[in-house]
């Protein structure tokens, strides 16, 4: 140095968490690197740190060590950092909104009289009258009493010597209680009927008449100067949360370098 056969080793790794600690199942990152059984109210081990069984590979691209690089995770609360939410702040001279004053533009009405003043009325309230309307009663008409209503009382009855008289049924006429109807007349009661009449009436508003005065009244859009205040937006202080930058820590894959058996034979 080559060949053959073995052995050590290897056949994924890492983070957080859990644990006295180590590893695993589970979660996450990387990545593709055997199989079966056990396993989070856990499973198995003891600094030689998964246990049990089987298989493949095998001294080098594959094993071990070191360096470089660095996916990703965890911690920190470091930062004149970003965003969001909450709370506070109106001396936060911010913007906007509100309000006062001054003048303006555009439009409508206006000498066929704006607006003001005086006066009166209506609307409004109360009382009352009238009308309407509803009900009831009266009035009128008809009907209506065998007898216990009236008048007239045929016949008949009674009294009388006679003359004459008395009571009185039926009928007829009228009427009481009652019943039915009703012109439209009267009376009584009532009203979310009408506004017709009369009287009285507090404040203000609307409309309107008369008199007087005589040019504004009103809507809208902005401007300037202030006032108060926080309705909204923004600002500002603090807190919380999520990111970004930084620090610490662990660290896969990848790359580079180095190291490393046994036996036999050539």
């Nucleotide at each position: 140095u080559c060949g053959u056969a073995c052995u050590a080793g290897g056949c994924g790794g890492g983070g957080a968490g859990u644990u006295a600690g180590c590893g695993g199942u589970g979660c996450c990152c990387u990545g593709u690197a055997c199989u079966c059984g056990c396993a989070a109210u856990c499973c198995g081990c003891u600094a030689u740190a998964g246990c049990g069984a089987g298989g493949c590979u095998g001294a080098a691209u594959u094993c071990c060590c070191g360096c470089a690089c660095g996916a990703g995770g965890u911690u920190u609360u470091g930062c004149a950092u970003a965003u969001a939410u909450u709370u506070g702040u109106g001396u936060a001279c911010g913007g906007u909104g509100u309000u006062u004053a001054u003048a303006u533009g555009c439009g409508g009405c206006g000498u066929u009289g704006a607006g003001g003043a005086a006066u009166g009325g209506a609307u409004c309230c109360u009382g009352u009258g009238c009308a309407a309307u509803a009900u009831a009663a009266a009035g009128c008409u008809a009907u209506g009493a065998a007898c216990c209503c009236u008048g007239u009382c045929a016949g008949g009855u009674c009294c009388u010597g006679a003359c004459g008289g008395a009571a009185g049924c039926a009928g007829c006429a009228g009427u009481a209680a009652g019943u039915a109807g009703u012109c439209a007349u009267u009376u009584a009661u009532g009203u979310g009927u009408g506004c017709c009449g009369c009287a009285g009436g507090a404040a203000g508003g609307u409309c309107u008449g008369u008199u007087u005065u005589g040019a504004g009244c009103u809507g809208u859009a902005g401007a300037u100067a202030g006032a108060a205040g926080u309705g909204c937006c923004u600002g500002u202080a603090a807190a919380u949360a999520u990111g970004g930058c930084g620090a610490a820590u662990c660290g896969a894959a990848u790359g580079c370098g180095g190291g490393u058996g046994u036996a036999c034979g050539g």
Overview: This is a predicted structure of a 266-nucleotide RNA (Bacterial large signal recognition particle RNA) from Guopingia tenuis. The RNAcentral record of the sequence draws on ENA and Rfam. Its Rfam family is "Bacterial large signal recognition particle RNA". The family is grouped with related families in Rfam's "SRP clan". Rfam's curators write: The signal recognition particle (SRP) is a universally conserved ribonucleoprotein involved in the co-translational targeting of proteins to membranes. The family's RNA type in Rfam is non-coding RNA gene. The gene name in the source record is ffs.